Large-subunit ribosomal RNA, domain VI from Opisthocomus hoazin, 264 nucleotides, folded computationally. Rfam family: Bacterial large subunit ribosomal RNA. Its family is annotated with structural constituent of ribosome and ribosome in the Gene Ontology. The organism belongs to Opisthocomus, within Eukaryota.
[in-house]
Context: one part of a larger RNA
RNA sequence: CGUUGGAAAUUUGAGGAGUGCUGUCCUUAGUACGAGAGGACCGGGAUGGACGUACCGAUGGUGCACCAGUUGUCCUGCCAAGGGCAUAGCUGGGUAGCUAAGUACGGAUGAGAUAAACGCUGAAGGCAUCUAAGCGUGAAACUCGCUCCAAGAUGAGAUUUCCCAUUGAUUUAAUCAAGUAAGACCCCUUAAAUACUAUGAGGUAAUAGGUCAGACGUGUACGCAUGGUGACAUGUUUAGCGGACUGAUACUAAUCGGUCGAGG
Repeated sequence: CGUUGGAAAUUUGAGGAGUGCUGUCCUUAGUACGAGAGGACCGGGAUGGACGUACCGAUGGUGCACCAGUUGUCCUGCCAAGGGCAUAGCUGGGUAGCUAAGUACGGAUGAGAUAAACGCUGAAGGCAUCUAAGCGUGAAACUCGCUCCAAGAUGAGAUUUCCCAUUGAUUUAAUCAAGUAAGACCCCUUAAAUACUAUGAGGUAAUAGGUCAGACGUGUACGCAUGGUGACAUGUUUAGCGGACUGAUACUAAUCGGUCGAGG
C1' cells in the first nucleotide's frame, strides 16, 4: 500500500515445512520343520541405542555487582576494622537465569490408492490363460493421519463484537478538506520478549526501583566481655551480610500532554 466504511478479537486451511530409524530379550515354543545337529513364520510383551522436541522439580555444571577464608603489597595517621592491585589474586561454597551428562515425551496406531508379486471370474482361441471387459490381496515409498507456519490464498475467505451516518468547499461525483467516534500510536515504567524493530505486562496503578517480610546462599559479623604471656578460643550469635526469587507496601518514577483515525 492492497484486501471497497473504520476498528478489536476469534478462526477456516489452499499451500508449505517437519517427523519417518533400529537392536536385544521374554513368550508363543524347544512347537512347526528336521534322522539328528539345529530351529522358525505369524502374533503378544519388555527393555535399549542413536536422533529430535520441551523443561530445570530432582542430580550436576556455570553463576565477573552474593557470602566466607587466605598470601603479598600500597593506602585510609596508628591499633582494630576496611579499601585498591595482583588471571575474578588464589581457595571453598552458591540463588535466579542459562544448561546436560539430567528429566519428560516422540517416531506410532490407523485409513486410502498402489509397485513388484500373488489371485478370482473370463474370452479372443469350444481347451487353457491374473486381462482383453470386470473384481481382489499387496510395501519403510505415495496421499491422508501426527507437529508447526499459513488469507499478499491479489482467488486477499469466515464468524463475533464495537463505532456511527458530522461540518465545510464547485453541490453531479467511489470528489477534496476539517474536526471527531470505536480504536490505535507517540511518550513514559518495563520483562516471561529482545540486535534494531516487534511481542508481552502496565501508565495512578503493584509496571520498575526503594522499603518491609519471607525464601534461598554463605556460615556465627563488627563491637564489647571473659579466659590465655600469646597465637587464639568462648559468649553475646544458627549471627552478620546479600544479584536476579516470592509476597506486601504508592515512598520514588510511569506527570501533564500530543498525534492519527469512518461518513461507507